[in-house]
RNA sequence: CAAUUCAAAGGCAAACUGCAGGUAACUGCAGGACGCAAAGCCACGGGCCCUUUUGAGCAAGGGUAGCCGGGUUGCAAUUG
Numbered sequence: 001c002a003a004u005u006c007a008a009a010g011g012c013a014a015a016c017u018g019c020a021g022g023u024a025a026c027u028g029c030a031g032g033a034c035g036c037a038a039a040g041c042c043a044c045g046g047g048c049c050c051u052u053u054u055g056a057g058c059a060a061g062g063g064u065a066g067c068c069g070g071g072u073u074g075c076a077a078u079u080g
Stems, first nucleotide, its partner, number of pairs: 001080005011036002016031006034066001040072003044069003047064006
């Protein structure tokens, strides 16, 4: 440097519940674990969702990194 995987010294935390923020999607904190080898970070491309607008489409703004791709940083073991 490349490939692989049994959750590993250690780490994250879905659904659900409580509190707070937001019109909403959703987010933060606490509890809780379905899972995760980048489920660390970045909305750049596609997808999905919300709001405004429209007869409808278009458009604009926002959300999702635990939908996929891309960028970037990094960990345990094994093999080369």
Source information: A computed fold for an 80-nucleotide RNA from Zoogloea ramigera, annotated as c-di-GMP-I-GGC riboswitch aptamer. Model confidence (mean pLDDT): 82 of 100. It was read from a public genome assembly, where an Rfam model found it. Taxonomically the source falls in Zoogloea (Bacteria, Betaproteobacteria, Rhodocyclales, Zoogloeaceae).